[in-house]
RNA sequence: AGCAUCCGCGCGGGAGAGAGUGGGGCCACCCUUCGCUGAAAGGUUGGUCUCGCCGCCGAAGGCGCAACCGGCCCCCGGAAACGCUCAGGCAAAAGGGCCGCGCGGAAAUU
Numbered sequence: 001a002g003c004a005u006c007c008g009c010g011c012g013g014g015a016g017a018g019a020g021u022g023g024g025g026c027c028a029c030c031c032u033u034c035g036c037u038g039a040a041a042g043g044u045u046g047g048u049c050u051c052g053c054c055g056c057c058g059a060a061g062g063c064g065c066a067a068c069c070g071g072c073c074c075c076c077g078g079a080a081a082c083g084c085u086c087a088g089g090c091a092a093a094a095g096g097g098c099c100g101c102g103c104g105g106a107a108a109u110u
Stems, first nucleotide, its partner, number of pairs: 001110001005106009018054001020053009030043004055090003061086001062084003068078004
């Protein structure tokens, strides 16, 4: 110097699953009652926050008694797109394994 390879950053793409249901608080519109210029009470609808219930997803993370791989081999280590669903998610937004491009760094062998 530097290919394979690895890490970080930026851009683009990126799946799945109920806009489920009940209660409470807040906000907005409308209607009714009372009242008389200003509040109160009740009802409907929508939005938002929160608490619960049922169903579901698997591609942040996490876990596994796990396919598979390695070793000093019946033990130990690593570990998946598999499994679990704790977390997360099930309109949009955000996130998103992974893929492509660019930049920066490391880079065995050479």